[in-house]
RNA sequence: GCUCCUGUAGCACAACUGGCAGUGCAUCUGAUUUGUAAUCAGAAGGUUUCCGGUUCGAAGCCGGACGGGAGCU
Numbered sequence: 001g002c003u004c005c006u007g008u009a010g011c012a013c014a015a016c017u018g019g020c021a022g023u024g025c026a027u028c029u030g031a032u033u034u035g036u037a038a039u040c041a042g043a044a045g046g047u048u049u050c051c052g053g054u055u056c057g058a059a060g061c062c063g064g065a066c067g068g069g070a071g072c073u
C1' cells in the first nucleotide's frame, strides 16, 4: 500500500428480512441476617464511534473519516 471483518450502557455481548434499544456481570436502593457474604425484589445507566446519504422509518442499507483485528504484498 491492497483486501476482508469489526465498533451498541463501566465490562462481555444480543437485537431475525429496516419497525418499542435489551440480557448477564458490575453499580445504587430495599428485603433477608446480630453483622457481612450469598439470595430475592426494584432502580439508575445509551448522541448505537463520528459526518453525510437513502427511506414514512436506520443499531442494521450506501459513501467518507477515525479506532480495533486478520490476511496479502
Stems, first nucleotide, its partner, number of pairs: 001072007010025004019056001027043005049065005
Background: Transfer RNA from a Lachnospiraceae bacterium, 73 nucleotides, folded computationally. RNAcentral holds the sequence, with entries from ENA. The organism belongs to Lachnospiraceae, within Bacteria.